[in-house]
């Protein structure tokens, strides 16, 4: 970087730094934001996908610890448009 598959109404925040926009794109709304949002880093947490191991069960799985990613305002914030985006897994 490409193809395919699955998911996107559950869950889970503090501190430091920065300094004006942010909630993916377009239109309309709603909301967050100098009482510092968004972002970055640290710590903590959540438990979606995959993996190792143990236990239960017995072929369908359940559960616990750990690991690789991910996530921690609002249904992917809402409606319309576009069919795009995000995350995980497999393959090249």
């Nucleotide at each position: 970087u490409g193809a395919c598959c699955a998911u996107c109404g559950a869950g889970a925040g503090c501190g430091a730094c920065c300094g004006a926009g942010a909630g993916a794109c377009c239109c309309g709304g709603c909301u967050c934001a100098g009482c510092g949002a968004c972002g970055u880093c640290g710590c903590a947490g959540c438990a979606a996908c995959c993996c190792c191991c143990g236990c239960c069960a017995g072929u369908g799985g359940g559960u616990g610890u750990g690991g690789g990613u991910g996530c921690u305002a609002c249904c992917g914030c809402c409606g319309g448009g576009a069919g795009c985006g995000a995350u995980g897994g497999u393959c090249g």